Large-subunit ribosomal RNA, domain VI from a Chloroflexota bacterium, 268 nucleotides, folded computationally.
Model confidence (mean pLDDT): 87 of 100.

[in-house]
Context: one part of a larger RNA
RNA sequence: CGUAGGAGAUUUGAGGGGAGCUCUCCCUAGUACGAGAGGACCGGGAGGGACAAACCUCUGGUGUGCCAGUUGUCGUGCCAACGGCAUCGCUGGGUAGCUAUGUUUGGAAGGGAUAAGCGCUGAAAGCAUCUCAAGUGCGAAGCCCACCCCAAGAUGAGAUCUCCCAUUCGCCUUGAGCGAAGUAAGACCGCAAGUAGACUACUUGCUUGAUAGGCGGCAUGUGUAAGUAGGGUAACCUAUUCAGCUAAGCCGUACUAAUGGUCGAGGG
Repeated sequence: CGUAGGAGAUUUGAGGGGAGCUCUCCCUAGUACGAGAGGACCGGGAGGGACAAACCUCUGGUGUGCCAGUUGUCGUGCCAACGGCAUCGCUGGGUAGCUAUGUUUGGAAGGGAUAAGCGCUGAAAGCAUCUCAAGUGCGAAGCCCACCCCAAGAUGAGAUCUCCCAUUCGCCUUGAGCGAAGUAAGACCGCAAGUAGACUACUUGCUUGAUAGGCGGCAUGUGUAAGUAGGGUAACCUAUUCAGCUAAGCCGUACUAAUGGUCGAGGG
């Protein structure tokens, strides 16, 4: 820009893309078959491998803004308590998120038309013959559906539902005309953000508000803070104390920040 008014949702599917794998064991059955050795079709069930997708409940990993321990050194006047630096100084754990080696799921079943092949009926050619004779069947991990994803710029521009209404001017060549201005539904810019993200896009919110921060409570993690008191010559131990602290998590709460602006129909 188009999709013959302007919008918001939900869709159909022309047409594309993806997937399509395979093994072992058990039953049927030591049956059919076979002198024996051996050993099935058909059908039913169980468990795997590789591959793929999604996810984080579990098992783990990471987790340089969480907690604790600890070495050297410098600093806060000193003790104590802390802070800086040394690979995050080192070490032991660890929330959210992200993850695989973790969890769940998938290939199925079914239908149609067929290939090789196997047929039925059957002449030419009184027989025979599955037939580049008429007619008529079966038959594959393959093909078309079916399963998952994209998809109406599919210009062949589809469908359904809902919302907005018929304003005010100007120009002439008076026409189903052209142009302009405020608006409607709605949208965009802007702003607060993240389940999104290179940017853009997408999603949530913008005071009629829980969008982010703060604050409160909870969860989780760490593992019993500081101070004080008691005990011990001391290192240190005990009590207060399952304490103290606690990121990205959950629930609440307007204290702080989400001020505002621009477009957008008049329809054969």

RNAcentral holds the full RNA, with entries from ENA.
Taxonomically the source falls in Chloroflexota (Bacteria, Bacillati).